Annotation:
Model confidence (mean pLDDT): 82 of 100. Small-subunit ribosomal RNA from a metagenome, 1478 nucleotides, folded computationally. Rfam family: Bacterial small subunit ribosomal RNA.

[in-house]
């Protein structure tokens, strides 16, 4: 950075698609490790369980436990004593009480914190957020600084005890009690409030300082004696509240909204301003610079992408906001209208003894559900931070960590070196090889990761480590444990084989697949990326495809039908001021993170840290003054006014004129008129048409008339008058920027149409009739009503077009014309304003435009953004209606389109040619037969050819063979051919069987050659076989056709952006792109022509088998013989014809000439020769050949049959229909060819076909060989003496064999047919016509065919209008498979989305009325309280609920409307060519 895709190709316009990057992703396949991040985008759905906010005994009372001490009542030990009965002693223990202690415990009073931290994005289009300000309109606990204080009283309430209620939750009553809890009193530096002053200051209200008077309000203690805490005030810091400027999505098919609404005065309320609330007063306020309404949405730093401008986005991290099941409300407090507080209402869930209660994971885990989809009911407070506390410490699902997930980014590994027998395997193959591939194996190494073992941190300032025996280090050990995914037709890197056969499938776009698929599936190979790879979804990019940067509007989408004009936008020249825009400096801010740069830390990187830059912005301030703006004051070149002048279908109204059509009346006059391609309908003997005269009426104005005039456009045309608009020229007196454009708005606006009233001659939708036609609701004809005309009122659209908005300026020229001016002068320089043609620069995709721009600039408006659906639907506005204006979407396609190019085509044009027509001659189409084809039939009727360009074609010869077909019988390395080795009768003959092939038996025999060896045959083995099976649409070769038409191309140059053009066109000429001339072309090639062959004349040479004039000889006769080369002829070489000569025309080429000469005259005649290409033309069955198919058969051998069938249809021929003939007789003259398995003279036989002998000839020698038309006679117009089919009989020949199925001969039979409808074929001179002859194939022949040969031998061509074909030029085209093209609409079928629709259902929002919880506030408060105050009652407001009417949105609905799409449906043929009616 571009690429693919519209076309036969091109350029352009224009859409669609791709390559890139990104993601909180998901899905498919796969999966080794680590680090750092990230992880419910859906149901703000519902939640079990646990945890997430407590702490302080150094505020307080009481209780409990523990310890100590004391007391009381018990208890009674050791010990002492004893009268032995006992007494003393009083311990342990236990119990009750009191006191004390402390790092004890949980509840309560009290304090601080539960307003932070954490979550979510429902709501919100807003001062919510961002940014910058304001607060002289405010608050701020804890913290810091400072100043000043803390005196003295009082009464309660929890806890606790008791009683009572209740299932519980919980509560009621009575009684007791403490405080840093509560309430008065005192004090007041200072503070607050009220009043009124002075000074200074401020943008206003006002603020600050000082001084005065009056009134008002404080405190709490604890203590380890260090301190901690308390009150008031002032200041700071921090955090907030409120206000303002600017910015912040879509829809106008939402245009008006608003009643506390906007403002004021006075109050209330608040920390504070304020309609925040209230009473009263006023009627305002917002809105096209988009109000209101509807939809959507948390905003930002940022993130993604992009060169940037932008576009998209708002996960994680950070800031702000909002919310905490839904809705409402307040309380407490420094702070809340409070996620883990309270009250009420609603829904839901749970408990219940049915009376009543409890709850809120959008905290962390976790569950269900939803979903394509998103994790553990983990560890720890070690670190960081937070709350409480004096502290120890407690709490902390904040946080730090761990777990799960390739979800993302980053890093690493899956080994390294060597190794050619290029192993095996696999794939492919032209079978040689090639690829996989140094890849593997093998050999030599290494150990990152993982695994094992040992050591072992930092993170922690003295102790304290969840992470964690983690990071990291070391050691030993084994190449072991670690590679997939996508793609390979083009875009886009990478190709082969097989399978499949428009099937299965692929596909992002173009598109692949119908038998050789690099596009489907598989394999081999290759390419890409890699622990990932693809797909899907979404965003940006590419897309300059919404264009600010950076697009357009004549024809591609797009200029409003035109004007006037409000708002808005833009605006001439000089001077001066200001400084809003603009420019520059400074200052503040633009949080951090992110981004960029430079460093640093984890082994690197990702990641993290530090510094700098940047944050393009906003605000303040100081300057500058060119430009814009603004103010002042000038100017005249823009604009306008005045004066003079001429031009005009400019407009409106009134009047008026003649021609013509029609009608009426009258006259003349008679049978037609009219109309058409041709007709008919129609009119006319009741007198038309025609003609004459008079009259009526309506409409339109011939000539002049002109790319002439006027008008803004639509538009305007006889003449006159009245009124009136504009432009133009001249002049330069006046004004002094007064201008341009113009969304909305207003006005005008062809035709048709509508309303009312007139009018109505002609014309003429509809309609009727007549024609045409397959039909003809059309084109043509005859009629004919609305309408066309007038007045008034609507409509408001047109291909309203120059398909070109308006205005201003600038940019070579030539020429015509209209209206002015004008020096000279009537010719026209010049100039102004128009209207045209051509052209330069320039522009443009091109064609074209070009001072009347589509050029170069400026301003303003309108409009466009792929095609279709569709200018449709819905809504709104306008309209009497018709309808108009505005104006979508779903769905669908990969195009639609513009200009130009080359062709092809045209019921377009021009020129030209051809037996193309015409002029002629003869045929075909009718008959019979032959032959081919179709069809039908058949066991088979083998196959192919099948418009011209198949059909007497392949086939130049089907009885068997051929033969490919059918039936039947056989064979399987095979019927034939090749190679190798072997054998030498196996062959032949005879016989049997058999339809034959074949099989069986008997017999006989040993090939050629000097030799190497070869021939033949056999059976055996191997390798090959064989196929007329398929594909001519895989092919070669060959062929047909256009067409023997004159064309088809190339090199270089030039032109064009290009396809392409030029040359090759033009003017002449020719049979010809033949030649000449001209020319941005100059040359060349394949074709044409010529060179080749035959033929026509002559010459030379040569004379056998040909010839015989002259000479000689012979014969019954004959070039028969000797001879000869003269002639004919033969066959070789030459000559000759070239528009060369003459005349005329013409520049030339050339043409003309009853020109000359010549055998031949203008390519003499004929042949061979077929350009580039077209028809996927024909042929796989002539041959060759790729691929596929068959292999005891789709091969091969054999017998018989078939290809020869026969209701019929067609083609090509033959013979005829007769007298230009038939029959009989007679008699001349050819040429080409053929001949030994042959042609056969001659003789004989036979009516003949032919047969029997015999001779010549491998041929200028012999032979086929007789030519026929000709001449004479007969026939006399008839189904015949025409015609010969068919049939009968008898023969001949060929052949193994003539039944199916041969030809010929003789006799007999004697059909149709008397010249052929529509239509159609050939031929222009030795041609047609006619006559015979020969040959190939071949045993014979269905041959009347084909190919050749000669004989006789015409007619006609005015000419190119028409038919057909072709060539050149030009034109149109929507065709390019190219008119056998393309293509439109209805109907029928299927599918899809959508509009209407009686309605039905649901939703959100607002309105009105009723009701109204909790609660604040107000009122009351006879009750309670020591007091502060409170209960109770009540008023306003109000969530929710109910009712009602309407609007909006969505879903659905019988039926219905059109639309789109869909290989081969129906009917027509509307469009594209003059598309057949432009």
């Nucleotide at each position: 950075a571009g690429a693919g895709u519209u076309u036969g190709a091109u350029c352009c316009u224009g859409g669609c698609u791709c390559a890139g990057g990104a993601u909180g992703a998901a899905c498919g396949c796969u999966g080794g490790c680590g680090g750092c991040g990230u992880g419910c985008c859906u149901a703000a759905c519902a939640c079990a369980u646990g945890c997430a906010a407590g702490u302080c005994g150094a505020a307080c009372g009481a209780a409990g436990a523990c310890a100590u001490a004391c007391c009381g009542a018990c208890g009674g030990a050791a010990u002492c004593u004893u009268u032995c009965g006992g007494g003393a002693g009083g311990a342990a223990g236990a119990u009750g009480g009191u006191a004390u202690g402390g790092a004890c415990u949980g509840a309560g009073u009290g304090g601080c914190g539960g307003a932070c931290g954490g979550g979510u994005g429902a709501g919100u289009a807003a001062c919510g957020c961002g940014u910058g300000g304001g607060u002289a309109a405010c608050c701020u606990g804890c913290c810091c600084u400072g100043u000043a204080c803390a005196g003295g009283g009082g009464g309660a309430c929890a806890a606790c005890a008791g009683u009572c209620a209740g299932a519980a939750a919980u509560g009621a009553c009575u009684g007791c009690u403490a405080a840093u809890a509560c309430c008065g009193c005192a004090u007041a530096a200072g503070c607050g409030c009220a009043c009124a002053g002075u000074a200074c200051c401020g943008c206003a209200u006002g603020g600050u300082a000082c001084a005065g008077u009056g009134c008002g309000a404080a405190a709490a203690a604890c203590u380890c004696c260090g301190g901690u805490g308390g009150u008031a005030c002032a200041g700071g810091a921090u955090g907030g509240g409120c206000c303002c400027g600017c910015g912040u999505c879509u829809g106008a098919u939402u245009a008006g909204u608003u009643a506390g609404u906007u403002g004021g005065c006075g109050g209330g309320g608040u920390a504070a301003c304020g309609g925040c609330c209230c009473a009263c007063c006023a009627a305002g306020a917002c809105g096209a610079c988009g109000a209101u309404c509807a939809g959507u949405a948390g905003c930002c730093g940022g993130c993604u992408u992009g060169a940037g401008a932008g576009a998209g986005u708002g996960a994680a991290c950070g800031g702000c906001c909002a919310c905490a099941u839904u809705g409402g409300g307040a309380c407490u407090g420094a702070g809340a209208c409070a996620c883990g507080g309270c009250c009420c209402a609603a829904a839901c869930u749970c408990c219940u003894a049915c009376g009543g209660g409890a709850g809120g994971c959008a905290g962390c885990a976790g569950u269900g559900g939803g979903g394509a989809a998103u994790a553990u009911u983990g560890c720890a407070c070690a670190a960081u931070g937070g709350g409480g506390g004096a502290a120890a410490c407690c709490c902390u699902g904040a946080u730090g960590c761990a777990g799960c997930a390739a979800c993302g980014c980053c890093g690493c590994g899956u080994g390294a070196g060597u190794g050619a027998a290029g192993a095996a395997g696999u794939a492919u193959u032209u079978c040689g090889g090639u690829a996989u591939g140094u890849a593997a194996a093998g050999c030599u190494c290494u150990a990152u990761c993982a695994g094992c073992a040992g050591g072992g941190a930092a993170g922690a300032a003295a102790a304290u480590g969840a992470c964690g025996g983690u990071a990291c280090c070391u050691g030993a050990c084994u190449a072991a444990g670690a590679a997939g995914c996508c793609c390979c037709g083009g875009c886009u890197a990478a190709c082969u084989a097989c399978g499949u056969g428009c099937c299965a499938g692929c596909a992002g776009c173009c598109g692949c697949g119908g038998u050789a698929a690099u596009a489907c599936g598989u394999a081999g190979g290759g390419g890409g990326c890699a622990a990932g790879c693809g797909u899907u979804a979404u965003c940006c990019g590419g897309a300059u495809u919404u264009a600010c940067u950076g697009g357009g509007u004549g024809u591609a989408a797009a200029g409003g039908g035109a004007g006037c004009g409000c708002a808005g936008g833009c605006g001439g020249u000089g001077c001066g001021g200001c400084a809003a825009g603009u420019c520059a400096g400074a200052u503040g801010u633009g949080a951090a993170a992110a981004c960029c740069c430079g460093g640093g830390g984890c082994u690197c990187a990702a990641c993290c840290c530090c510094g700098g830059g940047a944050c393009u912005g906003c605000a303040u301030u100081u300057g500058a003054a060119a430009c814009u703006g603004u103010c002042g004051g000038a100017c005249u070149a823009g604009a306008g006014u005045g004066c003079c002048g001429g031009a005009g279908a400019g407009g409106u109204a009134a009047g008026u004129g003649g021609a013509a059509u029609u009608c009426c009346u009258a006259g003349u006059g008679u049978a037609g008129c009219g109309g058409u391609g041709a007709a008919a309908u129609g009119c006319g003997u009741a007198g038309a048409u025609a003609u004459u005269a008079g009259g009526a009426g309506g409409a339109a104005c011939a000539c002049c008339a002109g790319u002439g005039g006027c008008g803004a456009a639509g538009g305007c045309g006889g003449c006159u008058u009245a009124c009136u608009g504009g432009a133009c020229g001249g002049u330069a007196a006046c004004u002094g920027a007064c201008g341009c454009u113009g969304a909305g708005g207003c006005u005008c606006g062809a035709a048709a149409g509508c309303g009312u009233g007139g009018g109505g001659a002609g014309c003429a939708a509809a309609c009727a009739g007549g024609a045409u036609u397959a039909g003809a609701u059309a084109c043509c004809c005859u009629g004919g009503u609305a309408g066309u005309c007038c007045a008034c009122g609507c409509c408001g659209u047109a291909a309203a077009c120059g398909u070109u908005g308006a205005u201003a300026a600038c940019u070579c020229g030539u020429u015509g014309u209209u209206g002015g001016c004008g020096a000279u002068a009537u010719a026209c320089a010049g100039u102004c304003a128009g209207c045209g043609a051509c052209u330069a620069a320039g522009c443009g995709a091109a064609a074209g435009c070009a001072u009347u721009a589509a050029g170069u600039u400026a301003u303003c408006c309108a409009c466009c953004u792929g095609g279709g659906a569709a200018g449709u639907a819905c809504g709104a506005c306008c309209g009497c209606a018709a309808g108009g204006u505005u104006g979508a979407a779903a769905c669908u396609c990969a195009a639609a389109g513009g200009a130009a190019u080359u062709g092809a085509c045209g019921g377009g044009g021009g020129c030209c040619c051809g037996c193309a027509c015409a002029a002629g001659c003869g045929g075909a189409g009718g008959a019979g037969c032959a032959u081919g084809u179709g069809g039908u039939u058949u066991a088979a009727u083998u196959c192919g050819a099948u418009g011209a360009u198949a059909c007497g074609c392949g086939a130049g010869g089907a009885a068997c063979c051929u033969u490919a077909c059918c039936a039947g019988g056989g064979c399987u390395u095979g019927a034939a051919a090749g190679u190798u080795a072997g054998u030498g009768a196996c062959a032949g003959g005879c016989g049997g069987u058999g339809a034959a092939a074949g099989c069986c038996g008997c017999u006989c025999u040993u090939c050629a050659g000097c030799a190497a060896u070869g021939a033949c045959a056999c059976g055996a083995a191997a390798c090959u076989a064989g196929g007329u099976g398929c594909u001519g649409c895989a092919u070669g070769g060959c062929u047909g056709u256009c067409g023997u038409c004159a064309g088809c191309u190339c090199g270089u140059g030039c032109c064009g952006u290009g396809a392409g053009g030029u040359g090759u066109u033009g003017g002449g000429u020719u049979a010809a792109g033949u030649c000449c001339c001209g020319c941005a072309a100059c040359g060349a090639g394949c074709g044409c022509a010529a060179c080749c062959c035959c033929u026509a004349u002559c010459a030379u040479u040569a004379g056998u088998u040909g010839c015989c004039a002259g000479c000689g000889g012979a014969u019954a006769a004959u070039g028969c013989c000797g001879g000869g080369g003269a002639c004919u002829c033969u066959a070789a070489u030459g000559a000759a014809a070239c528009u060369g000569c003459c005349c005329g025309u013409g520049c030339a080429a050339a043409c003309g000439g009853u020109g000359a000469g010549a055998a031949a005259g203008g390519u003499g005649g004929g042949g061979a020769u077929g350009a580039c290409g077209u028809c996927a033309a024909g042929u796989c069955a002539g041959c060759a050949c790729g691929g596929c198919c068959c292999u005891u058969a789709c091969g091969u051998c054999c017998u018989g049959g078939g290809c020869u069938a026969c209701a019929c249809a067609c083609g090509u021929g033959c013979u005829a229909c007769a007298a230009u003939g038939g029959c009989c007789a007679c008699u001349a003259c050819a040429a080409u060819g053929g001949g030994c398995a042959g042609c056969u003279a001659c003789c004989g036989g036979g009516u003949a076909a032919c047969c029997g002998g015999a001779u010549g000839c491998a041929a200028a020698u012999c032979u086929c060989u007789a030519a026929a038309a000709g001449u004479g006679g007969c026939c006399u117009c008839a189904g015949u003496u025409c015609g010969g089919a068919u049939u009968g009989a008898g023969g001949u020949c060929u052949g193994c064999a003539a039944c199916u199925c041969g030809a010929c001969c003789u006799c007999a039979u004697g059909a149709a047919g008397c010249u052929g409808g529509a239509u159609u074929c050939g031929c222009u001179a030795g041609u047609a016509a006619u006559c015979g002859c020969a040959u190939a194939u071949c045993a014979g022949c269905c041959u009347u065919g084909a190919u050749g040969c000669g004989g006789u031998g015409a007619a006609u061509a005015c000419g190119u209008u028409c038919c057909c074909g072709g060539g050149c030029c030009u034109u149109g085209u929507a065709c390019a498979c190219a008119c056998c093209g393309c293509c439109c609409g209805u109907c029928a079928a299927g599918c899809c989305a959508u509009g209407g629709g009686a309605g039905u259902u649901g939703g959100g929002g607002g309105u009105a009325c009723c009701u109204g919880a909790a609660g604040u506030c107000g009122a009351u408060g006879a009750g309670c309280g020591a007091a502060a105050g409170c209960a109770g009652u009540u008023g306003c407001c109000u969530a929710g609920g109910g009712u009602a009417a309407a609007a909006c949105c969505a879903a659905u609905g019988a039926c219905u409307g059109g639309g789109g799409c869909u290989a081969a449906g129906u009917c027509g043929u509307a469009a594209c060519a003059a598309g057949g009616u432009a």